[in-house]
Molecule: small-subunit ribosomal RNA
Organism: uncultured bacterium
RNA sequence: GCAGUCGAGCGGAGUUGCUGACUGGAAGUCUUCGGAUGGAAAGACAGGAACUUAGCGGCGGACGGGUGAGUAACGCGUGGGCAACCAACCUUGAUCAGGGGGACAACAUUGGAAAACCAGUGCUAAUACCGCAUAGCUCUGUUGAAUGGCAUCAUUUAACAGAGAAAGAUUUAUCGGAUCAAGACGGGCCCGCGUCUGAUUAGCUAGUUGGUGAGGUAAUGGCUCACCAAGGCGAUGAUCAGUAGCCGACCUGAGAGGGUGACCGGCCACACUGGAACUGAGACACGGUCCAGACUCCUACGGGAGGCAGCAGUGGGGAAUAUUGCACAAUGGGGGAAACCCUGAUGCAGCAACGCCGCGUGAGCGAAGAAGGCCUUCGGGUCGUAAAGCUCUGUCCUAUGGGAAGAAGCAGUGACGGUACCAUAGGAGGAAGCCCCGGCUAACUACGUGCCAGCAGCCGCGGUAAUACGUAGGGGGCAAGCGUUAUCCGGAAUCACUGGGCGUAAAGGGUGCGUAGGCGGCUAAGUAAGUCAGGGGUGAAAGGCAUUGGCUCAACCAAUGUAAGCCUUUGAAACUGCUUAGCUUGAGUGCAGGAGAGGUAAGUGGAAUUCCUAGUGUAGCGGUGAAAUGCGUAGAUAUUAGGAGGAACACCAGUGGCGAAGGCGACUUACUGGACUGUAACUGACGCUGAGGCACGAAAGCGUGGGGAGCGAACAGGAUUAGAUACCCUGGUAGUCCACGCCGUAAACGAUGGAUACUAGGUGUUGGGGGUUCAAACCUCAGUGCCGCAGCAAACGCAUUAAGUAUCCCGCCUGGGGAGUACGAUCGCAAGGUUGAAACUCAAAGGAAUAGACGGGGGCCCGCACAAGCGGUGGAGCAUGUGGUUUAAUUCGAUGCAACGCGAAAAACCUUACCUGGUCUUGACAUCCUGCGAACUUUCUAGAGAUAGAUUGGUGCCUUCGGGAGCGCAGUGACAGGUGCUGCAUGGCUGUCGUCAGCUCGUGUCGUGAGAUGUUGGGUUAAGUCCCGCAACGAGCGCAACCCCUAUCCUUAGUUGCCAGCGAUUCGGUCGGGAACUCUAGGGAGACUGCCGGUGACAAACCGGAGGAAGGUGGGGAUGACGUCAAGUCAUCAUGGCCCUUAUGACCAGGGCUACACACGUGCUACAAUGGUCGGUACAGAGGGUUGCCAAGCCGCGAGGUGGAGCUAAUCCCCCAAAGCCGAUCUUAGUCCGGAUUGGAGUCUGCAACUCGACUCCAUGAAGUCGGAAUCGCUAGUAAUCGUGGAUCAGCAUUGCCACGGUGAAUACGUUCCCGGGCCUUGUACACACCGCCCGUCACACCAUGGGAGUGGGUUGCACCAGAAGUAGCUAGUCUAACCUUCGGGAGGACGGUAC
Repeated sequence: GCAGUCGAGCGGAGUUGCUGACUGGAAGUCUUCGGAUGGAAAGACAGGAACUUAGCGGCGGACGGGUGAGUAACGCGUGGGCAACCAACCUUGAUCAGGGGGACAACAUUGGAAAACCAGUGCUAAUACCGCAUAGCUCUGUUGAAUGGCAUCAUUUAACAGAGAAAGAUUUAUCGGAUCAAGACGGGCCCGCGUCUGAUUAGCUAGUUGGUGAGGUAAUGGCUCACCAAGGCGAUGAUCAGUAGCCGACCUGAGAGGGUGACCGGCCACACUGGAACUGAGACACGGUCCAGACUCCUACGGGAGGCAGCAGUGGGGAAUAUUGCACAAUGGGGGAAACCCUGAUGCAGCAACGCCGCGUGAGCGAAGAAGGCCUUCGGGUCGUAAAGCUCUGUCCUAUGGGAAGAAGCAGUGACGGUACCAUAGGAGGAAGCCCCGGCUAACUACGUGCCAGCAGCCGCGGUAAUACGUAGGGGGCAAGCGUUAUCCGGAAUCACUGGGCGUAAAGGGUGCGUAGGCGGCUAAGUAAGUCAGGGGUGAAAGGCAUUGGCUCAACCAAUGUAAGCCUUUGAAACUGCUUAGCUUGAGUGCAGGAGAGGUAAGUGGAAUUCCUAGUGUAGCGGUGAAAUGCGUAGAUAUUAGGAGGAACACCAGUGGCGAAGGCGACUUACUGGACUGUAACUGACGCUGAGGCACGAAAGCGUGGGGAGCGAACAGGAUUAGAUACCCUGGUAGUCCACGCCGUAAACGAUGGAUACUAGGUGUUGGGGGUUCAAACCUCAGUGCCGCAGCAAACGCAUUAAGUAUCCCGCCUGGGGAGUACGAUCGCAAGGUUGAAACUCAAAGGAAUAGACGGGGGCCCGCACAAGCGGUGGAGCAUGUGGUUUAAUUCGAUGCAACGCGAAAAACCUUACCUGGUCUUGACAUCCUGCGAACUUUCUAGAGAUAGAUUGGUGCCUUCGGGAGCGCAGUGACAGGUGCUGCAUGGCUGUCGUCAGCUCGUGUCGUGAGAUGUUGGGUUAAGUCCCGCAACGAGCGCAACCCCUAUCCUUAGUUGCCAGCGAUUCGGUCGGGAACUCUAGGGAGACUGCCGGUGACAAACCGGAGGAAGGUGGGGAUGACGUCAAGUCAUCAUGGCCCUUAUGACCAGGGCUACACACGUGCUACAAUGGUCGGUACAGAGGGUUGCCAAGCCGCGAGGUGGAGCUAAUCCCCCAAAGCCGAUCUUAGUCCGGAUUGGAGUCUGCAACUCGACUCCAUGAAGUCGGAAUCGCUAGUAAUCGUGGAUCAGCAUUGCCACGGUGAAUACGUUCCCGGGCCUUGUACACACCGCCCGUCACACCAUGGGAGUGGGUUGCACCAGAAGUAGCUAGUCUAACCUUCGGGAGGACGGUAC
């Protein structure tokens, strides 16, 4: 570089032709070389032409283009008005254009300046400027007439006076000029209605509101001025503050609404920021001027230049937004007569998947279901007809050829563009991604990871088996896109107009009176504001919707149709409003009654407490769970009499009364408010509600002055307690009381605003009326309670006193916390009240109900739970287990009850899992394959042994003769192996609550539902045992019973057991014999509350009794409901996953599990005389025994040895039971108790007793004299005590475990308390369920907010100071062409000055 253009307005300048005469004289030609001819170029002058151009002049730069800072406004939208206006260019009509004058640029010249530029002098033209003439017409003034209207007025017309114009050019076609009138386009002004948030902004306003007059404007108007009046706006939100351009429309929504104002279109505002005017038809002017300011640039420092919110483009900022493109070909604009020029308007192209639409990335066939990937239950499945392969097609693409419409208006004219489109050829060739796969929500597996890394919209995933993280395979969705983020609407009936609520979830004002407002009874008439119906105007275009049409379709484009609102007009009159006239039922008045703690004031009364005085009287009183402080010998408490003073009013007294609420309680009087009943005389809608406002308003508190008996915050003391600034006690000040004045709040509650009407009842009670002779019934009005139907309600519940059904009015709510806090305002003396947020934070907070669990809640009941008893533990020594410590290892597990003499019913080796060392690697063990060999066995060497080497004997069984079975050795690879981890991945088994009486189901019924009922209730039981009742009726698992042992009897059987009677006897059931008894072990009987009495409900049952061996489950055992404890166990076993594989596997030797400052549990033995020791003597039961029990006899002090009979067991052996009984001794002592420990000597088992066995003998002779706090077991053949046996086992148990018998007690009043449990009920903010939940301070870190000495900035009000440019007016001063002039000057103008 986006606004210029016009020479057909004008004078110059330049360039280039042309013409004229002039100067000039080249080349050429001729030549006598003297020259002649020739006339080009060039030059100046004049004329005229073309082109270019600075200047004068005209029109346009007020359009087009950009932006949204300001603006909450007549800015915008919509509908009107101007009788209050303008209008260049354009159109139409009418009428004109006569005759003069003086300048200024350019230019020339002089000068200044760095530059921008400026100054002086001189010349000049015009469609530039200025007088004069003319006046159809216009304007002004005066006077009339007619018509019309909307108050001022408008239109037409008549007369008079005054004033007002002009410009020419030319190619002769035209264009232009002046005045007037009309139109069109465009503008100006005014008005109704609509147009965001905040009241923690409530009062604002002096030109303010109006009038008169003047000025000013194109025009109305306080627009401005002078004077006058005191108005104007505001709770229907003024003023102030914040935010914002408005609309057509766009997004969303079923709609009503909500949000937005990009693109396109209309309006407004702005142009670096602020101010100002000039010019002009139009501006207070985006690409004009002046001034001030900020910024950038130039400068010679004196001074100047600039304004992209025009199109491109640059920088910066930012998460982020394009080319310094082509063309005026089309559409439109400016200038011009036109050609034409200009036009970043516009038309196109470029960039960006930014959006919308369309299309492609291929189609058909193709199973060996290839390879490969992934998964796998190892069979397979899946990717998958997918690929490969074969056969095709050509949209897009590439190449070549052709090739528009868009051009109107005769011709010419295309930026886009060789584009769209067409034809031919080529070849599947070049073209698929993104998100997701726990639920919401369509789509699943493997591996990795291991509360890590990470995901996440909400809920929430991840702590070793993650469909939730990461990867892969597979799948789902969308597709040239897909996800994310941000914003808006929707869902959200979650601000509810359509379309919500307020008893307890958030929410009824503490109560009344009442203003504005809202709403309002019956009848009639009028009116027509609301309302309803019809017509007209407007509702711009585009958009949206419907129907069509054009680009191959679509997006896109076009045509036609379609209207809420506003204005206007004509009508209707039911309803609402308004006006008028009435009515009585709403409301009120009058009259007659009775009820009442209604209010205020004054007075009066008795009981009680306290104090004072006096008397009697003596040592305590008082107080508490118990005490103490306190009072009292100075005489209390107690008691009698008298007095003083203050406060409150027993009984009556009642879900009784009154009041608006707060509230009101002795009696009397005075004053006074309200309600109710009856009556039906009066008024005639006078009513209801009620924002603000006003009044009342418990207790506490405050002020002033009184009063003060009792009580009693604070305070003091005494107790309690870990502490006790509390609860309890002794005192005690404010206060409580009175008067006056404040405060103004309460769980001020019925957690339920007021009014009116309607909607089943029943039963109390208060006050009236009717009824009755009086009553009682019964009826009725007004209150006040309970129960209950319909209905409502989330449920609880409410239910004519509604929380039901409706209408009217007010108040209030919108998740929890922050917070009723902060700030502001206001009220208060103060305390504080009223109004009342936000930041931040959480994913909940809350209501009602349900089933549990829990309670230092209640009721009922049970248990060796307590109590009553007996014996222990805790102290000692030892045994054993555990913790801890130690160690190479002291293997592992069990850990409150419910681990700790537990796994382990036997650790010297083995066991053994641990440690050290030495070895093995298909392995110590299993299966398969191949080869060899019978299997097997003797002996020797090395070594700690495992093992290695050597060596001997042996040749089996079956056979279809191929071989096979079993066993051994060697080899190969599949695999073995693991007491390695996870009991919180599991099965099985077990413990525990608990042998507690519970836990459930079907059908029915009730409840919206969770659930309830049954199963609760009255009795009863050991028992959910049984009976009765009952919206339940039945059933199951548990209880009980059935099973075993035991107690009695009968029967059967009679050896190995038994022996009454008979006989024998060696005197031993030994023998004959017996089958009675005991016993053994089979079968039966028996016990059932069956009988009697009482109690009870005529029940169940209980109490007592009889009989009976046994009596109310006779005693004991086995038997363990649904479930709880992520209880225990991967080391019994089994098992998923993970881990090891020359080792975490396997073998061997030695060691360890046996350690030892200590702590705990469970036991044994004791501490002694109910005993020890010695001697004598009696009586069991149940078991075990051939790898065994082992007799008699003999030896040894003894353990034991020897011995060998008997026994596979009612036969033999273990095996003498012990306590007991009869004697003796010891005599209270660390002993004749007690036996640990240690020394010595032995025995037995075993390969082996050192670490590390048991036992015997001799010697030694520790602690211990009955055990602190605490704690355990036991209710009858039990506790206690005494011994006996067995399992395990080579051996090892006087102490563990399991079993057996002998002797053999005491006590239980009772259920208050401790512990545990069952049922019902109640509360709950607990549900991991009270070992719960949860509050506050403090410490540290972080976040947000507030305060904070202050400090910086912005906006705004008021007051004051300074003040540029500039308009109008005025004007000392300076200057002055046109016109006038009497020639002096004047008019006018410019500069300068100047109020506001």